Predicted 3D model of a 96-nucleotide RNA (c-di-GMP-I-GGC riboswitch aptamer) from a Geobacteraceae bacterium. Its mean pLDDT, the model's own confidence on a scale to 100, is 83. Lineage of the source: Bacteria > Thermodesulfobacteriota > Desulfuromonadia > Geobacterales > Geobacteraceae. It was read from a public genome assembly, where an Rfam model found it. Its Rfam family is "c-di-GMP-I-GGC riboswitch aptamer". Rfam links the family to the GO term cyclic-di-GMP binding.
[in-house]
């Protein structure tokens, strides 16, 4: 340095609950532990989700609005780092 042990040492914590903040995706603390050798840190590339904006198409007697839905191959803002790449730091050390 690559790797990653039925190593020691310590780590982090899904979903469910319980408060809180957000329109919302989701986030914060507390419980809980499914799993994690980067499940640390970084929205840079893809991809999900969300909110809003335009436009359609539903609803309607007829307009609109409010609601469901689709689109948007560069609308605008957001969330996810435990969806995959990339960057970056970093414990421990068997056997190779």
């Nucleotide at each position: 340095u690559c790797c990653g042990a039925u190593a020691a040492a310590g780590g982090c914590a899904a979903a469910g609950c319980u408060g809180g903040a957000g329109c919302a995706a989701u986030c914060c603390a507390g419980u809980g532990a499914c799993g994690c050798a980067a499940a640390g840190c970084c929205a840079c590339g893809g991809g999900u989700c969300c909110g809003c904006c335009a436009c359609g198409u539903c609803u309607c007697a007829u307009g609109a609005a409010c609601g469901a839905u689709g689109u948007g191959c560069c609308g605008c803002g957001g969330a996810c780092a435990g969806c995959c790449g990339g960057g970056u730091u970093a414990c421990c050390g068997a056997a190779g």